[in-house]
Context: one part of a larger RNA
RNA sequence: UGACGGGGGCCCGCACAAGCGGCGGAGCAUGCGGAUUAAUUCGAUGCAACGCGAAGAACCUUACCAAGACUUGACAUAAUUACGACUACUCUAGAGAUAGGGUUUCCUCUUUUGGGGCGUUUUUACAGGUGGUGCAUGGUCGUCGUCAGCUCGUGUCGUGAGAUGUUGGGUUAAGUCCCGCAACGAGCGCAACCCUUGUCUUGUGUUGCCAGCACGUUAUGGUGGGAACUCACAAGAGACCGCCGGGGUUAACUCGGAGGAAGGUGGGGAUGACGUCAGAUCAUCAUGCCCCUUACGUCUUGGGCUUCACGCAUGCUACAAUGGCCGGUACAGCGAGGUGCGAUAGGGUGACCUGGAGCGGAUCUUGUAAAACCGGUCUCAGUUCGGAUUGAAGCCUGCAACUCGGCUUCAUGAAGGUGGAGUCGCUAGUAAUCGCAGAUCAGCAGUGCUGCGGUGAAUGCGUUCCCGGGCCUUGUACA
Numbered sequence: 001u002g003a004c005g006g007g008g009g010c011c012c013g014c015a016c017a018a019g020c021g022g023c024g025g026a027g028c029a030u031g032c033g034g035a036u037u038a039a040u041u042c043g044a045u046g047c048a049a050c051g052c053g054a055a056g057a058a059c060c061u062u063a064c065c066a067a068g069a070c071u072u073g074a075c076a077u078a079a080u081u082a083c084g085a086c087u088a089c090u091c092u093a094g095a096g097a098u099a100g101g102g103u104u105u106c107c108u109c110u111u112u113u114g115g116g117g118c119g120u121u122u123u124u125a126c127a128g129g130u131g132g133u134g135c136a137u138g139g140u141c142g143u144c145g146u147c148a149g150c151u152c153g154u155g156u157c158g159u160g161a162g163a164u165g166u167u168g169g170g171u172u173a174a175g176u177c178c179c180g181c182a183a184c185g186a187g188c189g190c191a192a193c194c195c196u197u198g199u200c201u202u203g204u205g206u207u208g209c210c211a212g213c214a215c216g217u218u219a220u221g222g223u224g225g226g227a228a229c230u231c232a233c234a235a236g237a238g239a240c241c242g243c244c245g246g247g248g249u250u251a252a253c254u255c256g257g258a259g260g261a262a263g264g265u266g267g268g269g270a271u272g273a274c275g276u277c278a279g280a281u282c283a284u285c286a287u288g289c290c291c292c293u294u295a296c297g298u299c300u301u302g303g304g305c306u307u308c309a310c311g312c313a314u315g316c317u318a319c320a321a322u323g324g325c326c327g328g329u330a331c332a333g334c335g336a337g338g339u340g341c342g343a344u345a346g347g348g349u350g351a352c353c354u355g356g357a358g359c360g361g362a363u364c365u366u367g368u369a370a371a372a373c374c375g376g377u378c379u380c381a382g383u384u385c386g387g388a389u390u391g392a393a394g395c396c397u398g399c400a401a402c403u404c405g406g407c408u409u410c411a412u413g414a415a416g417g418u419g420g421a422g423u424c425g426c427u428a429g430u431a432a433u434c435g436c437a438g439a440u441c442a443g444c445a446g447u448g449c450u451g452c453g454g455u456g457a458a459u460g461c462g463u464u465c466c467c468g469g470g471c472c473u474u475g476u477a478c479a
Stems, first nucleotide, its partner, number of pairs: 001479002003476003007473007015463002019426005026317008034308002042053002064303007073126001077125003082120003088103006106117004128292002131290003137286002139281003142277001144275001149188006155164003168179003194269004199237007209226002213224003240263001243257005319419001323378006335366003340359002345354003385416001390411007432455007
């Protein structure tokens, strides 16, 4: 000087408390451990691994296993030998990779039997490796933590390590600012500048809008027209403790009020200091060294990553009446669309099929949002709750659904009556609850993830305690 203390003081955070809803019990989904296996590829392991890499494992992917094959190689460059095109179609053998055969058959500069391009072939330098080391590395990321800290120059003090500044009194979300002070300044962080959302003004009105006028329809901005409103896209205004009052040291600031769409950082995002964890990644990529080189490389078919006594994690669905079922009726936003979205119409109990208008889209389509509301029924039961499991018949995608996809209909109708110790999230358009869209994607194991809107709470006395963190101080046989 740090680190640590079941030392002290001050302060903060859904840290506790006050509340609301979960998890832990059940069934299933997904991930992990373990066991099993020819293989169940590899990585990630307290917080900060475990719906994580994986925004899509039937083949492919694929790295794993079995079997069958290749050896200058599936891929690159250069040289070299020989041949002739290449390509397309097709036959035979085979699980295929491959092997053999048939038909077809070059371009260009040209003096040439030459040269170049392309393919096959010979030989050699080499290729290749998702093999090892993340404790050799770059890059990227997680984490403490969006916590308020981390430092430097000059000066001064100290023999020196160092100290001071950065401590003190106030204040703040903040090392934010004010005052004081052997310090005076400065940098990286904080804040602001950026995006978005909330109000208004101006401009522009098509594919968007329809108040007033006219026309038309079973009906609809459907038509003429209009430029008000909504909305879209631009450019501005607006919030700064600016104004008033109280407190405060005349300060920083703080409490209340007015006006205002918004009030004290308005809400949300992006943004992550010096560093810590030899944190994670050699399997995104790059890369040193080591290792393999007729194999640890490459191709193919089939299998595996999907197993299952069990343990854990994250979710979904429930256990019902604030509900289930039936009928009627209403209201979104973010998005996506050409090998695509697919209307209207017809067929089918349905999944879906036929056919195809319009739309590369403020125009068309996806597209009827669902909870909600109105009416009816059930009457507290393992039930008209719950839907696992299983059987049968089909549909779709795809070369192919046996291992191993999704969906539909009929039948079947398991556990489960609110969950022990314990533990998690959340302070407002939040929790809870309800649906919708998208990426990946032929299809889909998505209940995941990322967004979007609808309905919409309760509670907060306070800081004694638990956890984490910041500042000052104190002790130390620790560095």